[in-house]
RNA sequence: UGUGAAAAAAGCAAACCUACUGAAAGGUAGGGACGCAAAGCCUCAGGCCUAAAGAAAUGCUACGGUGGCUGGGUUGCCAAGG
Numbered sequence: 001u002g003u004g005a006a007a008a009a010a011g012c013a014a015a016c017c018u019a020c021u022g023a024a025a026g027g028u029a030g031g032g033a034c035g036c037a038a039a040g041c042c043u044c045a046g047g048c049c050u051a052a053a054g055a056a057a058u059g060c061u062a063c064g065g066u067g068g069c070u071g072g073g074u075u076g077c078c079a080a081g082g
Base pairs, nucleotide, nucleotide: 001081003079004078011036012035016031017030018029019028020027021026034068040074041073042072044071045070046069047066048065049064053061054060
C1' cells in the first nucleotide's frame, strides 16, 4: 500500500420471542443466529419506510426513521502478498 482465496484470534447479530418505549416507521435491553471483512462510527447525497402534527383532505409533505439499501466520509482487527 491495495487485496480478502484459505486459516486462525477476537467481534457483531437477521427472522422470531419477551419486556420497556414511540402516533407510526422504528429504537433499547435480554434470549436467539440468517448472515457479515468494517454488519465499527457519521444521514453529507440518493433510495426505501412511516405520517402523530400540518393542511379542506381517505391522497400529500419529514422536521421522524433505516449505516444489516447504495455511494461518500472517518477509524480499526487478523491473514497472505507487494
The prediction has a mean pLDDT of 85. The RNA shown here (c-di-GMP-I-GGC riboswitch aptamer) has 82 nucleotides and comes from Firmicutes bacterium UBA5766. The sequence was found by an Rfam model in a public genome assembly. Of the family's consensus pairs, 91% are formed in the model. It matches the Rfam family "c-di-GMP-I-GGC riboswitch aptamer". Rfam links the family to the GO term cyclic-di-GMP binding.